[in-house]
Context: one part of a larger RNA
RNA sequence: CUGGGCGUAAAGCGCGCGUAGGUGGUUUGAUAAGCGAGAUGUGAAAGCCCCGGGCUUAACCUGGGAACGGCAUUUCGAACUGUCAGGCUAGAGUAUGGUAGAGGGUAGUGGAAUUUCCUGUGUAGCGGUGAAAUGCGUAGAUAUAGGAAGGAACACCAGUGGCGAAGGCGGCUACCUGGACCAAUACUGACACUGAGGUGCGAAAGCGUGGGGAGCAAACAGGAUUAGAUACCCUGGUAGUCCACGCCGUAAACGAUGUCGACUAGCCGUUGGGACUCUUGAAGUCUUAGUGGCGCAGUUAACGCACUAAGUCGACCGCCUGGGGAGUACGGCCGCAAGGUUAAAACUC
Numbered sequence: 001c002u003g004g005g006c007g008u009a010a011a012g013c014g015c016g017c018g019u020a021g022g023u024g025g026u027u028u029g030a031u032a033a034g035c036g037a038g039a040u041g042u043g044a045a046a047g048c049c050c051c052g053g054g055c056u057u058a059a060c061c062u063g064g065g066a067a068c069g070g071c072a073u074u075u076c077g078a079a080c081u082g083u084c085a086g087g088c089u090a091g092a093g094u095a096u097g098g099u100a101g102a103g104g105g106u107a108g109u110g111g112a113a114u115u116u117c118c119u120g121u122g123u124a125g126c127g128g129u130g131a132a133a134u135g136c137g138u139a140g141a142u143a144u145a146g147g148a149a150g151g152a153a154c155a156c157c158a159g160u161g162g163c164g165a166a167g168g169c170g171g172c173u174a175c176c177u178g179g180a181c182c183a184a185u186a187c188u189g190a191c192a193c194u195g196a197g198g199u200g201c202g203a204a205a206g207c208g209u210g211g212g213g214a215g216c217a218a219a220c221a222g223g224a225u226u227a228g229a230u231a232c233c234c235u236g237g238u239a240g241u242c243c244a245c246g247c248c249g250u251a252a253a254c255g256a257u258g259u260c261g262a263c264u265a266g267c268c269g270u271u272g273g274g275a276c277u278c279u280u281g282a283a284g285u286c287u288u289a290g291u292g293g294c295g296c297a298g299u300u301a302a303c304g305c306a307c308u309a310a311g312u313c314g315a316c317c318g319c320c321u322g323g324g325g326a327g328u329a330c331g332g333c334c335g336c337a338a339g340g341u342u343a344a345a346a347c348u349c
Base pairs, nucleotide, nucleotide: 004320005319006318007303008302012317014201015200016199017198021194022193023192025088026087027086028085029084030083031082033081034080035077036076037075038074039073040072041071042070049065050064051063052062053061054060091191092188093187094186095185096183097182098181099180103177104176105175106174107173108172109171110154115149116148117147118146119145120144121143125136126135162169163168206247207246208245209244210243211242215241216240220236221235222234223233258316259315260314261313262312263311266294267293268292269291270290271289272288273287274286275285276284277283278281298305299304322349323348324347331342332341333340334339
């Protein structure tokens, strides 16, 4: 390389957009590059292979044939692929009318709660734990009532509910804005799929500058526990968590399951839309796009998956090749740094 694989054994890039490339619906005509058939030339000899001959045999020598898988020229064919020209509408898209939604961004705004401060009432405890202590409190705490400030998060609704490509998104209102779905027509006419490089987005933590800081809380301090306790428990508490702008680019970024398309029993829920039916209801039936539970065929090493496939196929990309060394070293690229990415070998079992 061929071959075999990638849910859990090694293996799907975290997710999009998209360049090159690869692949590509239906029909007519042309062409003849690929493709098929024939012919001609060439493919030195020797060797290999087959059939003979000669040395007593063999090795060896020798005659003939085959082969030389190829290349070039030429003639014919036109199903398929390609190319050119012209059509089509089933893929894809546009228009129209609706629908649902924590999709994104900006601004404003609301109540509950925690904390702090002020004032009143009130008096000796509060707090915390397995039990305590550190801590707070007669300079009046805890509790309770009224007021004020400030920050962060939005109980109930809430749902294997919804939306988003993924990360993710949840009080309310307004504005700006992306996508999806449904119905019926009209239009464009293959405009499509995938996607090496590339490019954008990308939780948390972390970094830079400037704000903010209620609660929580790495680090840190103290109190306990313990043989010890650099922990688990308790009292405090700084970064951080929040905002703006700029970096970082990683996660068990998981459905551990790449994207797109086609086909293949059923049953039960649920969300959005549409149609129909009657007994007009908290209804039923059908259909469509999601989202769940079971289950047949099939598949799987088994577990399981099973129209949301891990079944049967096609197109394209990514990735795997014993364990450790190691996702490390070196080098390159990126980054302010932390580090990320690409990525070995010796040695060893």
RNAcentral holds the full RNA, with entries from ENA and SILVA.
Small-subunit ribosomal RNA, central domain from Marinobacter nanhaiticus, 349 nucleotides, folded computationally.